[in-house]
Context: one part of a larger RNA
């Protein structure tokens, strides 16, 4: 000088900010991803209409449980465990792919067969399974056409669709192609820690041919061939570590770091693992194995906070089981609108940095006191009392917003303003031997302590502990840790 800081002693008030650096330890309890009925059959509920045996029926589709089907749960959040590596950073490359968006060009014809829900039975403590009938679509599937598009031996082959809604204009969708835009996969060059008390490493290894396989290139993977590749310019091996814009420091080369905020990577009790999908090997998705927790009728089942709060536990140490979708963004929906622990907020923490305040003026017989004293007087000291002013700040009281354009404001009766009371509510903490700004009197007597270094203390202690005075910060001010 700097902290994501902790101890001690103090403590008024605002605006910004930050807040589990340890145990990627376990986790009770709420919530953190849904949403479309203008895709679909349909009515558990509520509404609403009619009936009547006053709780029952029946209609309706104003709503809508389940369900089927879409599209998002692959973004937002959080952690850094693991990685030392194309991870990252930075300039490049070529052999890829992209759902929603946006521009073009075609197209959207005829049809079939099921199923869930639902009703019946069954079985199971439960979780949740099972059998029989019954039905619908933007779900499934042939058939037709080919502007294109793929394949091609250039003859050919082979390939799509879906409807909904409507004021009957017309809008929202479907299907193949081209193209954009952003995004993401891949490969390279070059930069990225310490150790040689770590010197050899290596057998799919290293390269070629062929096939697979991948959105795509490639030993990616296999069969054959061939013996090659890497290394003191430091391979392998061990150890630490997420990387970077950026942060702190420095005059500045640098050196140390990588909290918050922003990009990238990786991870989601621990290990494999694939499925769905445009797009995952997926945090609040599924299988499988283990470790731990729960429930069980002992046959079996269910769990994953390194998501917001919150609890234990570790620690020197780190918050509230708030409020609200108003505002910006996101997912759905044609919209209204619903979800959003993303965000906006507000609570608690002097944790940090700024800002303001704890009054100002005038006032000497320098009171009273306290220290100190050569006993003369010094000095705390214009300090105070006293006189007169002001209201920042506080408190009461009225008004009261920008954030919203036109409905909507959680923040919030908040911030502002205006009045009214009245110095009224607000000062501590280090240190005074020399570095190093500030001295003196009692007390102790190598004791009791002090201490960053040198030292201090053994009867005269400016250095121990106590008053007085001082000096240095100041709602802080020491320490103590870490970096320069």
């Nucleotide at each position: 000088g700097a902290u994501g800081a902790a101890c001690g002693c103090u403590g008024g008030c605002g605006g910004c900010g930050u807040g589990c650096c340890u145990a990627a330890u376990a986790c009770a309890u709420g919530c953190a991803a849904g949403u479309c009925g203008u895709a679909c059959g349909g009515a558990a509920a509520g509404g609403c209409u009619c009936a009547c045996u006053u709780g029952u029926g029946a209609g309706u589709a104003c709503u809508c449980g389940a369900g089927u089907g879409g599209c998002g749960g692959a973004c937002g959040g959080c952690u850094g465990a693991g990685u030392a590596a194309c991870g990252c950073g930075u300039a490049g490359g070529a052999a890829c792919g992209u759902a929603c968006c946006c521009c073009a060009a075609a197209g959207u014809g005829a049809g079939g067969g099921a199923u869930a829900a639902c009703u019946g039975c069954u079985c199971g403590a439960a979780a949740g399974a099972g059998u029989a009938g019954c039905u619908a679509a933007u779900a499934c599937c042939g058939c037709a056409u080919g502007u294109g598009a793929u394949c091609u031996u250039c003859g050919g082959a082979u390939u799509a669709a879906a409807g909904c809604c409507u004021u009957c204009g017309g809008g929202c969708g479907c299907u193949u192609u081209g193209g954009g835009a952003a995004c993401g996969g891949c490969c390279u060059g070059c930069g990225u820690a310490u150790g040689a008390u770590u010197a050899g490493c290596u057998u799919g290894u290293u390269g070629g041919u062929g096939a697979g396989g991948u959105a795509a290139u490639g030993g990616c993977u296999c069969a054959c061939c061939a013996a090659g590749g890497c290394g003191a310019c430091g391979a392998u091996c061990a150890u630490u570590a997420g990387c970077u814009g950026g942060u702190c420091u420095g005059a500045g080369a640098g050196g140390a770091u990588g909290a918050u905020c922003a990009g990238c990577c990786a991870g989601a009790c621990u290990g494999g693992g694939a499925c769905u999908g445009a797009g995952a090997c997926a945090c609040g998705g599924c299988c499988c194995a283990g470790a731990c927790u729960c429930c069980u009728a002992c046959g079996g089942g269910a769990g994953g906070c390194a998501g917001c709060a919150g609890u234990a536990g570790g620690g020197a140490a780190u918050u509230u089981u708030c409020c609200a979708c108003a505002a910006u963004g996101g997912g759905c929906g044609a919209a209204a609108g619903c979800c959003u622990g993303a965000u906006g907020g507000a609570g608690c923490a002097a944790c940090g940095c700024c800002g303001c305040g704890u009054g100002c003026a005038g006032g000497a017989u320098g009171a009273a006191g306290g220290c100190c004293u050569u006993a003369g007087g010094g000095u705390c000291g214009u300090a105070a009392a006293c006189u007169g002013c002001u209201u920042u700040u506080a408190u009461c009281u009225g008004u009261g917003a920008c954030g919203a354009u036109u409905u909507u404001g959680a923040c919030g009766g908040u911030a502002g303003c205006a009045g009214a009371u009245g110095a009224a509510u607000a000062a501590g903490g280090a240190u005074c031997g020399g570095c190093u700004a500030a001295c003196u009197c009692c007390g102790u007597g190598c004791c009791a302590g002090c201490a960053g270094c040198c030292g201090c203390g053994g009867u005269c202690a400016u250095a121990c502990g106590g008053a007085g005075g001082a000096u240095c910060c100041a709602a802080g001010c020491g320490u103590u840790a870490u970096c320069c």